[in-house]
Molecule: transfer RNA
Organism: Persephonella sp.
RNA sequence: UCCCGAGUAGCUCAGCUGGCAGAGCAGGCGGCUGUUAACCGCCGGGUCGGGGGUUCGAAUCCCUCCUCGGGAGCCA
Repeated sequence: UCCCGAGUAGCUCAGCUGGCAGAGCAGGCGGCUGUUAACCGCCGGGUCGGGGGUUCGAAUCCCUCCUCGGGAGCCA
């Protein structure tokens, strides 16, 4: 320098055929229990990596940049 993949809740990840942003775990509250754990119920938490564009409408499509991982190339 080039190619590929990934970036979404505190963590692990779905959702990418454009049309209400989700699950599990973690956290808070409550139930149950002599207590804790387990189990059950409820709740909060996101400007979807940044910027721009297309569109009535973008996590999703296009351009650019950043970060991480893998491969190639270069050097020797």